[in-house]
Transfer RNA from a Candidatus Aenigmatarchaeota archaeon, 74 nucleotides, folded computationally.
Rfam family: tRNA. It is annotated as a transfer RNA.
The RNAcentral record of the sequence draws on ENA.

């Protein structure tokens, strides 16, 4: 230099293919329970979906450019 995949909550990952309210587990916080802690159960909070632009009534999803990570080729 060329090609491909990936980037979503603090962490690990869904949802994308087929555009239509952004979710789960763990962790965090509060509560119930306990003499107390842990465990268990209930609830809450936590997201500019890597960034810019475009298409669309509507974009995490489609198109484009850039950034980052990983792999392959030279």
């Nucleotide at each position: 230099g060329c090609c491909a995949a990936c980037g979503u909550a603090g962490c690990u990952c869904a949802a994308u293919c087929u555009g239509g309210c952004a979710g789960a587990g763990c962790a965090u916080u509060g509560g119930u329970u306990u003499u107390g802690u842990a465990a268990a159960c209930c609830a809450a909070a936590g997201g500019u979906u890597g960034g810019g632009g475009g298409u669309u009534c509507g974009a995490u999803u489609c198109c484009u450019c850039c950034c980052g990570u990983u792999g392959g080729c030279u």